Background: The RNA shown here (Bacterial RNase P class A) has 378 nucleotides and comes from a Nocardioidaceae bacterium. The coordinates come from a structure-prediction model, not an experiment, and the mean pLDDT is 78. NCBI's taxonomy places the organism under Bacteria, Bacillati, Actinomycetota, Actinomycetes, Nocardioidaceae. Of the family's consensus pairs, 96% are formed in the model.
RNA sequence: CGGGCUGGCCGGGCGACCGCGUCGGUCCUUCGGGACCGUCGAGGAAGGUCCGGGCUCCGAAGGGCAGGGUGGUGGCCAACGGCCACCCGAGGUGACUCGCGGGAAAGUGCCACAGAAAACAGACCGCCGGUGAUCUCGAUCGCCGGUCAGGGUGAAACGGUGGGGUAAGAGCCCACCAGCGCGGCGGGUGACCGUCGCGGCUCGGCAAACCCCACCCGGAGCAAGACCAGACAGUGAGCGCUCGAGGGCUGCCCGCCCGAGCUCACGGGUAGGUCGCUGGAGGGUGUCGGCAACGGCACCCGGAGAUGGAUGGUCGCCAGCCACGGCGUCGUGAGGCGCCGGGGUGAACAGAACCCGGCCUAUGAGCCAGCCCGUCCG
Numbered sequence: 001c002g003g004g005c006u007g008g009c010c011g012g013g014c015g016a017c018c019g020c021g022u023c024g025g026u027c028c029u030u031c032g033g034g035a036c037c038g039u040c041g042a043g044g045a046a047g048g049u050c051c052g053g054g055c056u057c058c059g060a061a062g063g064g065c066a067g068g069g070u071g072g073u074g075g076c077c078a079a080c081g082g083c084c085a086c087c088c089g090a091g092g093u094g095a096c097u098c099g100c101g102g103g104a105a106a107g108u109g110c111c112a113c114a115g116a117a118a119a120c121a122g123a124c125c126g127c128c129g130g131u132g133a134u135c136u137c138g139a140u141c142g143c144c145g146g147u148c149a150g151g152g153u154g155a156a157a158c159g160g161u162g163g164g165g166u167a168a169g170a171g172c173c174c175a176c177c178a179g180c181g182c183g184g185c186g187g188g189u190g191a192c193c194g195u196c197g198c199g200g201c202u203c204g205g206c207a208a209a210c211c212c213c214a215c216c217c218g219g220a221g222c223a224a225g226a227c228c229a230g231a232c233a234g235u236g237a238g239c240g241c242u243c244g245a246g247g248g249c250u251g252c253c254c255g256c257c258c259g260a261g262c263u264c265a266c267g268g269g270u271a272g273g274u275c276g277c278u279g280g281a282g283g284g285u286g287u288c289g290g291c292a293a294c295g296g297c298a299c300c301c302g303g304a305g306a307u308g309g310a311u312g313g314u315c316g317c318c319a320g321c322c323a324c325g326g327c328g329u330c331g332u333g334a335g336g337c338g339c340c341g342g343g344g345u346g347a348a349c350a351g352a353a354c355c356c357g358g359c360c361u362a363u364g365a366g367c368c369a370g371c372c373c374g375u376c377c378g
Base pairs, nucleotide, nucleotide: 001374002373003372004371005370006369007368008367009366010364012318013317014316015315016314017313018312020041021040023038024037025036026035027034028033043349047360048359050358051357052356053355054354055221056220057219058218062254063253064252065251067217068216069215070214071213072086073085074084075083076082087101088099089098090097091096102212103211107210108209109206110205111204124151125150126147127146128145129144130143131142132141133140134139135138159177160176161175162174163173164172178202180199181198182197183196184195185194186193187192225275226274227273228272234266235265236264237263238262239261246258247257248256282301283300284299285298286297287296288295289294320345321344322343324341325340326339327338328337329336330335
């Protein structure tokens, strides 16, 4: 210098003009509201609504079944499917990244196409033995058997190498290696790692297929919920009133409780206001503990709360960045840094709606730090 990996930061500034909403004040008003002044007015994701919680209501919600979720280990957190550290596996030369990471030797099931055979293996070609026929006389064809060493198919073919053995072969036997299981020793909180011995000679994959194991989960959601004001008209049918409909109560059952009304059809009325509402598991800085996530302490900061839903638009200038030209300066050098000039670029995604912690997704001009690989120079 080029290419990369990881972590973090910013989400523009100034001015002019026009415009919107909350609240307060003054004035006007046809009492509906309007004018002026002041004040405050979105985000890093406010988004998707995918998880977790606070809060509210359901009678505090007991048991069982069903259902859903999570899934290496240790820790953090209010909690989590989040975060941190580590382990194992996979990828990369590397920094580093990725993992839908319990059990397939409980049971059931599935494994497309191709292929002889896809899981209690399997003879298509080939190889070997026996036998029959032919004939150019050592081959060809057929039949019966043996064989998984070789070929070929596939994402996957039932350990690898060497030797013995055999008609040819084969863990059939042996040595070593790999892998699996069991046991011992050592290290680690643990996942696991290292090492030694023994064993049968070998065991396919899929659990985001059913299933098994461990742990967790009551339901509905701010249109929760509470209060105020206001409107209305009933009619018909069915079921039920302790032999009890219906409801709390939720997919079902048991159990507990309330219980005189309930359901359907037609018809009628309303769809206003106030609270909930924003200060919270809040943020920042310093320090201490911890590898870290995070926690303790001290100090400081803190002005959206709309309800058909406001927070915007135009123009000009600038910071920042880019290539070019010129100059200066540093360095042995590859090159670095700075100044000047005109030019280019100069802001995307988006839009609070009860609040918070995460995850995921979208996105602009850029900046900072650490690390890796390569090239060039000395």